Source information: The RNA shown here (Bacterial small signal recognition particle RNA) has 99 nucleotides and comes from an Acidimicrobiaceae bacterium. Its mean pLDDT, the model's own confidence on a scale to 100, is 78. The model forms 96% of the base pairs in the Rfam consensus. The sequence was found by an Rfam model in a public genome assembly. Rfam family: Bacterial small signal recognition particle RNA. Gene Ontology terms of the family: signal recognition particle, plasma membrane targeting and SRP-dependent cotranslational protein targeting to membrane, signal sequence recognition. Rfam classes the family as a non-coding RNA gene. On this family, see Rosenblad et al., Nucleic Acids Res 2003: "SRPDB: Signal Recognition Particle Database".
RNA sequence: GGCCGGGUCCUGUGCAACGGGUGCCUGUGAACCGGGUCAGGGCCGGAAGGCAGCAGCUCUCAGCAGUACCAUCCGGGUGCCGCAGACAGCCUGGCCGUC
Numbered sequence: 001g002g003c004c005g006g007g008u009c010c011u012g013u014g015c016a017a018c019g020g021g022u023g024c025c026u027g028u029g030a031a032c033c034g035g036g037u038c039a040g041g042g043c044c045g046g047a048a049g050g051c052a053g054c055a056g057c058u059c060u061c062a063g064c065a066g067u068a069c070c071a072u073c074c075g076g077g078u079g080c081c082g083c084a085g086a087c088a089g090c091c092u093g094g095c096c097g098u099c
Stems, first nucleotide, its partner, number of pairs: 001096008010085005015079002018075006025066004034059004042051003
């Protein structure tokens, strides 16, 4: 000096962690304007019985609250992580040649 490679740096991509949203789960959740059951009482009926149905109870919509795991979405000056690309420069290894 030449060739090849590695690291740093840059770009893309994957993964992980972190943060947030959503789903799942749990709770709550309708005086009346959701469902079921409907004491009492009311109405119809000669009666048998029937009808509507307040409270209560129960199931739940929207909503609200909580939340470990899991799933999914978003985020980036997170990561001496993986892969690929780019290569001005810096560091470094090997081979060859020359002095």